c-di-GMP-I riboswitch aptamer from a Syntrophomonadaceae bacterium, 84 nucleotides, folded computationally. The model forms 95% of the base pairs in the Rfam consensus. The prediction has a mean pLDDT of 89. Taxonomically the source falls in Syntrophomonadaceae (Bacteria, Bacillati, Clostridia, Eubacteriales).

């Protein structure tokens, strides 16, 4: 020091629901609250997924991300502790 990951210890985080705020909308932000999580830290670099405001086609509908989403999965950074 790498790989691993206890019913270790000391600590993090915060899913869904509500309630505000925001936004077109998907979602994001504070509260609240714990479903879970060892990278649920950071990052939209591949792939997925959501949305569709502006555009576009088109006639009451479709396509599109420059807009999310890292807690969907990879790849990149950085990081606590130390039993087998």
């Nucleotide at each position: 020091u790498u790989c691993c990951g206890a019913u270790a210890a000391g600590g993090g985080c915060a899913a869904a629901a509500u309630c505000a705020g925001u936004g077109a909308a998907a979602g994001c932000u504070g509260a609240c609250g714990a479903c879970g999580c060892a990278a649920a830290a950071c990052u939209a670099c591949g792939g997925g997924c959501c949305u569709a405001a502006a555009g576009c086609c088109a006639g009451g509908g479709g396509c599109u991300a420059c807009g999310g989403u890292a807690g969907c999965c990879g790849g990149g950074u950085u990081g606590c502790c130390g039993a087998a």